Molecule: transfer RNA
Organism: Oscillatoriaceae cyanobacterium
RNA sequence: GGGCCUUUAGCUCAGUUGGUAGAGCAGCUGACUCUUAAUCAGCGGGUCCCGAGUUCGAGCCUCGGAGGGCCCA
Numbered sequence: 001g002g003g004c005c006u007u008u009a010g011c012u013c014a015g016u017u018g019g020u021a022g023a024g025c026a027g028c029u030g031a032c033u034c035u036u037a038a039u040c041a042g043c044g045g046g047u048c049c050c051g052a053g054u055u056c057g058a059g060c061c062u063c064g065g066a067g068g069g070c071c072c073a
Stems, first nucleotide, its partner, number of pairs: 001072007010025004019056001027043005049065005
């Protein structure tokens, strides 16, 4: 220098053919328990890496940039 993959909740990750964003773990509250843990029920938590474009509508499509990983030179 060239190519490919990846970035979504505190963490690990889903998200189909574009239609108002989810799970598990963690956290909080309650039940249970002498207490803790475990278990059960519930609740909260998001500028979907940044900017622009297309569209009635973008996590998803297009362009540019940034971080991380791999390969070639």